[in-house]
Parts: sequence; C1' cells; structure tokens
RNA sequence: UAAUAAAAAGGCUAAACCUACCGGAAGGUAGGGACAGAAAAUUUAGGAUCCUUAUAACGGAUAGCCGAAUUGCCGGG
Repeated sequence: UAAUAAAAAGGCUAAACCUACCGGAAGGUAGGGACAGAAAAUUUAGGAUCCUUAUAACGGAUAGCCGAAUUGCCGGG
C1' cells in the first nucleotide's frame, strides 16, 4: 500500500401506527414513533405487485418486492 473473518467503535436509515397536508386512487410530504436493515445509499430502460380511467392503449405508485448498475463506513490474523 492492497485485500480482509468475527466482534467492537463512530454512527446511519426508519416498518406498522398516530396527527396535519397533498392526490381521483395506489400512495407521497412533514412531525412523532421504532418493526427491521451491512448497503433499507443513488439510479433503474429487467421482472413482480398495486391504483385510476377504461373496449383497449396511454398514465401513475411501490425500489423497506426480487434483480441489475454505480458508489460507500470500520476491520484482527
């Protein structure tokens, strides 16, 4: 210098639920809250599920549904 198990340290995010607001809905934003997460960081033109209109198409949502790409903290022997 590089790689790197477990543990530890420094921390990080924030499910359900409640309140207020936005939305046609799925759902989102803010505050509270803490189920859980080693990528629950960013993106997503692959899939899956959900919503509205509807003959269909188009459209929208969930990325803490799976996958993919990019990036990231500590670290004994």